[in-house]
RNA sequence: UUAACAAAGAGUUUGAUCCUGGCUCAGGACGAACGCUGGCGGCGUGCUUAACACAUGCAAGUCGAACGGGGAUACGAAUGAAAGAGGCUUCGGCUGAUGGAAGACGUAUUCUAGUGGCGAACGGGUGAGUAACGCGUGAGCAACCUGUCCUAUACAGGGGGAUAACAACGGGAAACCGUUGCUAAUACCGCAUAAGACCCCGAUGUCGCAUGACAAAGAGGUCAAAGGAGCAAUCCGGUAGAGGAGGGGCUCGCGUCCCAUUAGAUAGUUGGUGAGGUAACGGCUCACCAAGUCGGCGAUGGGUAGCCGGUCUGAGAGGAUGAACGGCCACACUGGAACUGAGACACGGUCCAGACUCCUACGGGAGGCAGCAGUGGGGAAUAUUGGGCAAUGGGGGAAACCCUGACCCAGCAACGCCGCGUGAGGGAAGAAGGUUUUCGGAUUGUAAACCUCUGUCCUGAAGGAAGAAUAAAGUGACGGUACUUCAGGAGGAAGCCCCGGCUAACUACGUGCCAGCAGCCGCGGUAAUACGUAGGGGGCGAGCGUUGUCCGGAAUUACUGGGCGUAAAGGGUGCGCAGGCGGCGGAUCAAGUCAGAUGUGAAAGCUCAAGGCUUAACCUUGAAGGUGCAUUUGAAACUGAUCGGCUUGAGUGCAGGAGAGGAAAGCGGAAUUCCUAGUGUAGCGGUGAAAUGCAUAGAUAUUAGGAGGAACACCAGUGGCGAAGGCGGCUUUCUGGACUGUAACUGACGCUGAGGCACGAAAGCGUGGGGAGCAAACAGGAUUAGAUACCCUGGUAGUCCACGCUGUAAACGAUGGAUACUAGGUGUAGGGGGUAUAGACUCCCCCUGUGCCGGAGCAAACGCAAUAAGUAUCCCGCCUGGGGAGUACGGCCGCAAGGCUGAAACUCAAAGGAAUUGACGGGGGCCCGCACAAGCAGCGGAGCAUGUGGUUUAAUUCGAAGCAACGCGAAGAACCUUACCAGGGCUUGACAUCCCGCGCAACACAUUGAAAGGUGUGGUUCCCUUCGGGGACGCGGAGACAGGUGGUGCAUGGUUGUCGUCAGCUCGUGUCGUGAGAUGUUGGGUUAAGUCCCGCAACGAGCGCAACCCCUACCAUUAGUUGCCAGCAUGUAGAGAUGGGGACUCUAAUGGGACUGCCGGGGAUAACUCGGAGGAAGGUGGGGACGACGUCAAAUCAUCAUGCCCCUUAUGUCCUGGGCUACACACGUGCUACAAUGGCCGCAACAAAGGGAAGCGAAGGAGCGAUCCGGAGCGGAUCUCAGGAAAAGCGGUCUCAGUUCGGAUUGUGGGCUGCAACCCGCCCGCAUGAAGUCGGAGUUGCUAGUAAUCGCGAAUCAGCAUGUCGCGGUGAAUACGUUCCCGGGCCUUGUACACACCGCCCGUCACACCAUGGGAGUUGGGAGCACCCGAAGCCGGUGAGCUAACCAGUAAUGGAGGCAGCCGUCGAAGGUGAGAUCAAUGACUAGGGUGAAGUCGUAACAAGGUAGCCGUAUCGGAAGGUGCGGCUGGAUCACCUCCUUU
Repeated sequence: UUAACAAAGAGUUUGAUCCUGGCUCAGGACGAACGCUGGCGGCGUGCUUAACACAUGCAAGUCGAACGGGGAUACGAAUGAAAGAGGCUUCGGCUGAUGGAAGACGUAUUCUAGUGGCGAACGGGUGAGUAACGCGUGAGCAACCUGUCCUAUACAGGGGGAUAACAACGGGAAACCGUUGCUAAUACCGCAUAAGACCCCGAUGUCGCAUGACAAAGAGGUCAAAGGAGCAAUCCGGUAGAGGAGGGGCUCGCGUCCCAUUAGAUAGUUGGUGAGGUAACGGCUCACCAAGUCGGCGAUGGGUAGCCGGUCUGAGAGGAUGAACGGCCACACUGGAACUGAGACACGGUCCAGACUCCUACGGGAGGCAGCAGUGGGGAAUAUUGGGCAAUGGGGGAAACCCUGACCCAGCAACGCCGCGUGAGGGAAGAAGGUUUUCGGAUUGUAAACCUCUGUCCUGAAGGAAGAAUAAAGUGACGGUACUUCAGGAGGAAGCCCCGGCUAACUACGUGCCAGCAGCCGCGGUAAUACGUAGGGGGCGAGCGUUGUCCGGAAUUACUGGGCGUAAAGGGUGCGCAGGCGGCGGAUCAAGUCAGAUGUGAAAGCUCAAGGCUUAACCUUGAAGGUGCAUUUGAAACUGAUCGGCUUGAGUGCAGGAGAGGAAAGCGGAAUUCCUAGUGUAGCGGUGAAAUGCAUAGAUAUUAGGAGGAACACCAGUGGCGAAGGCGGCUUUCUGGACUGUAACUGACGCUGAGGCACGAAAGCGUGGGGAGCAAACAGGAUUAGAUACCCUGGUAGUCCACGCUGUAAACGAUGGAUACUAGGUGUAGGGGGUAUAGACUCCCCCUGUGCCGGAGCAAACGCAAUAAGUAUCCCGCCUGGGGAGUACGGCCGCAAGGCUGAAACUCAAAGGAAUUGACGGGGGCCCGCACAAGCAGCGGAGCAUGUGGUUUAAUUCGAAGCAACGCGAAGAACCUUACCAGGGCUUGACAUCCCGCGCAACACAUUGAAAGGUGUGGUUCCCUUCGGGGACGCGGAGACAGGUGGUGCAUGGUUGUCGUCAGCUCGUGUCGUGAGAUGUUGGGUUAAGUCCCGCAACGAGCGCAACCCCUACCAUUAGUUGCCAGCAUGUAGAGAUGGGGACUCUAAUGGGACUGCCGGGGAUAACUCGGAGGAAGGUGGGGACGACGUCAAAUCAUCAUGCCCCUUAUGUCCUGGGCUACACACGUGCUACAAUGGCCGCAACAAAGGGAAGCGAAGGAGCGAUCCGGAGCGGAUCUCAGGAAAAGCGGUCUCAGUUCGGAUUGUGGGCUGCAACCCGCCCGCAUGAAGUCGGAGUUGCUAGUAAUCGCGAAUCAGCAUGUCGCGGUGAAUACGUUCCCGGGCCUUGUACACACCGCCCGUCACACCAUGGGAGUUGGGAGCACCCGAAGCCGGUGAGCUAACCAGUAAUGGAGGCAGCCGUCGAAGGUGAGAUCAAUGACUAGGGUGAAGUCGUAACAAGGUAGCCGUAUCGGAAGGUGCGGCUGGAUCACCUCCUUU
């Protein structure tokens, strides 16, 4: 530069993220099937299952020009029956022209059973078998055959004997057969001839890849033949050999599925010699000899399967497949066998055996559709018992011709591909109808109607092929088909699937975890775009969906093109055979490699180009391609081979030093325990606390002596050594390896390493020792609901030694080995060198080992980072979703325990890794709070009040449920309220709007009734008016509707509680990270506070905090009545009562004041903090209102509102009575007490804040009192509730008692409210006088004007307050402090939690279902072995029986040869036996899986409450516990060491 071609992802693990990883989907294809639907044509395709069984017909015949015979027809010459004209007649008959039956003969034509020839070995079918030279591809045969055909050569002389047919006889039901007799040939057999062929001998010559092949004069031997047609020419045949073509046989290289849980196989086996056999080589067969041959590069065995061209898919590489068409192979009911033949061991031939079917006279026979149709059967499923030889092809024939279910056509099937149509244009009143609706509309929708056209298919009619070849004629199943023309008329022709995401397409109704859907994720539990229906929409379209299978997506087996630290995955470690890979020069060869050429790679198909059917599908022609194999010619870089060198890889030598490297022997001291003796006395020991245990028979303690076993403190160190496991007192002996230096030697001797061999912690096993301590099991004591555990006291195996075995561990750096390369820094161990120096422990450099930090790079991240998880090469091992399962079965190993190897069914839509944000922890750090502590007063005990649960009831209406329900909704249930129950009533309704009619309003009375209500009587309205009427109100009526305290607070709004007045919650931009996210908001200080300061990849901002608002504490100003009264007056018994005053108190409005502002200390010079001054008040002065993002599906449908559902003579409404007030009990919240800080009596002070008209109610009076009479004043700073508030104070009394405490309960008499106090109100008087003597476990409130205590008021309200909300009076104690309990905030850590610890989750047991293992066995299949029997048949032997051809002989007869028969080898089926193997089944049994709400425990996840896990042993209902050794994949604290920064 040119050319050509080409690769898409998505859903699903999580609260979210990244990764790993599986599952699923979108695509294409089909010999398909099924469901719904279905107009036409062309071209194709159509039993994938039972190689299951088959009725019927057809599928292989032909030749008379090979032959004898037979039949038919025609002709010919004879013979000549019946009949019979005529004649004769005795009437019985006789004769007889004619006639031509019939048979025989000859000729011609024709047909044909048989003999004979050719064919039947092709064509057609099927895929059972076969893992094989079967197939594919390429070679070879010097080891072969070949009918018909072609080419050329030579020849055909002369004889012989039979036998079918046929005839006769006989047998048989039949099939068929026997005997006798006759006959022909291109049937059969001798003889002659022999160019030639073959056999044998063979002078000599040539050639080849080995055996060897070829040529060859000559000698000997063997071997041929057929005729037919024709008047003839001639044609067709015959025999022999040669060549060719085509066909076949055999051999070899390479390729050709799965299983190693198939590892050894093999006796004709491997080879040789000889023989036989074959067309031919060969153990193909036999005799003898030798002992080989195949196999980890997969033999043998088992399973499965016809192979290929091709087909489907894929970007390709590949993967899957082998229908139709074509090539090869195999088979023909099953098994065996040969015959004939050129060719078969033969689909429509033979023989035998077997199974099956049929016929039968029971004696015996017949059959083989995997040919074409067709039938039954099987199955999800696959067609006509059609036409024709017209074409193409085949067999026979000289030919005509015959045969041909090969083939050509037609029929059936949307089975596939392709084409066409079901109409086209116009048409808005956007019709009707449907659907929906917010009722306006929207949509179906130019769709229809309607108008104007067209005629493909269709219907009718007319014409009408090519395919037909040849010189001509004749010949068409398809077919009156294709095609052409005319006419007719929109007329006859649209469905299927889908509409949650993937994935294009949405609404309504029904249903209510039901019915159902579903490919995956998942929908459905009353508002379902996911179910069903409808409307609408999307997709494809004579089809559309579903199911099945294959490829793709899947880089999910990774050659192209993956991985192994933690996701699945490095072998426990080394040595090492085979194998794989391999340093630097040189030379040669050319196996690999590369290039060229040649042959082949069939046709069809694919691709391209062109052409033919109207187009396409389809078909034709040409080209290209066919990545392969073989041969040949070259090249020599690389790999390889050979030769010859090198030294750097590797090794050796020499010189050194280091070391818990290994083995054996000996020695040592400390400690524990035991024994003996002494001293000594009551305890010791042990724990959270105890107990078991030991001890007055003297323990523990202590002293001395002794015994014995095991282990070696300090040194000791992310120090050393070793391959790993592992190795630690000292000495000696033996011994392995590494390192440093040197550079003498060898000269690639190397690396890795399947199998193999060796080593291999602990536990465990065997035999024998040993046994101090420790310590599984076990025992006892504790703990506990239990405690087969944790803790304690004991204690046996074992731990130790020797010799064997076992062979596994979290055998870990969870990281295989080797080599090379790729920034640094800093420790440490061993060795060496250098510099300076008197001297290197110190400074610098190198090598080897061992740590840490860190850059690039890598990585999902965490992290790794010269000791790589970086960059590369080589070799080995291993992985492919989770569970089932490291299990079962099999095999190997082991004494056993067990180890190694190692599945499947079934099941799930995940299981995982890393990191993130939260939440949580019986993790850590910091901090706060009446959280604890320090205090005060209580509750829990009593009685009562009140609420709740429970129970009861006709009803005890409903709600509230840990904190945050329970004196809560309810600021007040006798009726009402009221929602509940019983009973009595009403039905457009108690209440609202609309319509019609009427006008008797209201009201009063009577009657009935429990009332509501019913009935009756009386009564007879108001407003506006245009005078028509309208409105209000009432009654009656019809329907729309009303009504519901019926349901759903998990459909909602609104409101509220709670964490919590806790200090937090977020955003923008920037930055970091693949990302979720992080940063900011963390850190150092500080605060009540994310308050503020400083620092900082952050800089800012918002909602919260604080402040702004109200009350209160001080002051000022203004104002001065109803409040106040200092001064001035008046005045009273007293009194701001009066004049007056604004000073004071007060009232209520506006301001001021407090801000860490000032001083000092601390702090960093900051924020801030401590102290002080001043001040009424000091560090947010006190109190209130105010409640961030959010949490609890928190509460409320019964305050209200509201969607949907439900009721409609009732779930609505009215009324009476009852109930909400029940009472064995249990709980919460209160009141009153238990007394002397008190009770009672008397005297006598001081508030604040409120209320009041259907109200508060004064004075005065009555009553012991509740209260009554009374009615002044007051809508209030005036009057009143209201008095003197009570506690307090003063005086008196009581004297510790169940009391002069306490007041429940009960009796009785009264009062008040109200229609009404029985159920069921409050109050008063008198009487009664209960429990209770300070309250168990436990638990609540409160930090100052607070707790405690005392009274007052208000709301609700006719009445009813111990409750609630307010008001003031009196008025404390204590806080060291933050260890602990509870709650909260921040940081950090772990996590298997995310519905978030009220989490998650493990195992046994019980139940149901499913698949699987074992199992006394039972049944069946296939394969092999041994033996028995042994058909047919080939071969061999025999052959006394039989025997035409040839020979001898006159003949008889004999010979040669042959046949039957018999014998033998081999031999199918069959039988017997012992095993192995596969499958099915099996009482019982074992584990596994699955399953909304079963049982027991709590093992794991946090330090999971005893850290967990691995291996092993042992014990236990179970998870599990314990011992020994190991790991960190353990939290926390401390220490040590190391590193980083300064």

Predicted 3D model of a 1542-nucleotide RNA (small-subunit ribosomal RNA) from a Christensenellales bacterium.
The sequence is in RNAcentral, with records from ENA.